[in-house]
RNA sequence: GCUCCUGUAGUGUAAUUGGAUAACGCGUCCGGAUCCUAACCGGCAAAUUGAUGGUUCGAGUCCAUCCAGGAGCG
Repeated sequence: GCUCCUGUAGUGUAAUUGGAUAACGCGUCCGGAUCCUAACCGGCAAAUUGAUGGUUCGAGUCCAUCCAGGAGCG
């Protein structure tokens, strides 16, 4: 330098052929229970879906460029 893969709450993963209010586990926080803590039970919050544009009535999903990480080739 070229090619390919990955990027979604704090963390790990879903999201069907482009059509839902972006879902679930763990964790944080609040509450219950307990003499107290942990385990356990209930509940809330937290995401411009890596960035910027484009296509579309509609984009996490398609296209372009860039960024970060990884793999291969030279």
Molecule: transfer RNA
Organism: Rotaria sp. Silwood1